RNA sequence: CGGGUAGCUCAGUUGGUAGAGCAGGGGACUGAAAAUCCCCGUGCCGAGGGUUCAAGUCCCCCUCCGA
Numbered sequence: 001c002g003g004g005u006a007g008c009u010c011a012g013u014u015g016g017u018a019g020a021g022c023a024g025g026g027g028a029c030u031g032a033a034a035a036u037c038c039c040c041g042u043g044c045c046g047a048g049g050g051u052u053c054a055a056g057u058c059c060c061c062c063u064c065c066g067a
Stems, first nucleotide, its partner, number of pairs: 001066004007022004016053001024040005046062001048060003
């Protein structure tokens, strides 16, 4: 200096109440499977504190990974 967000890989705009792909589960189809199609996410956003009506996002501190 960059990063820690779903099981994995990652998005997340100017602070406005969190999403995609893959994996997984259920169903359709098939003699059965594969493929294909439809449906399914209650993630304390690494820990703690602060600012704010409101924080994944801003500030402080700690911790872990990478350079």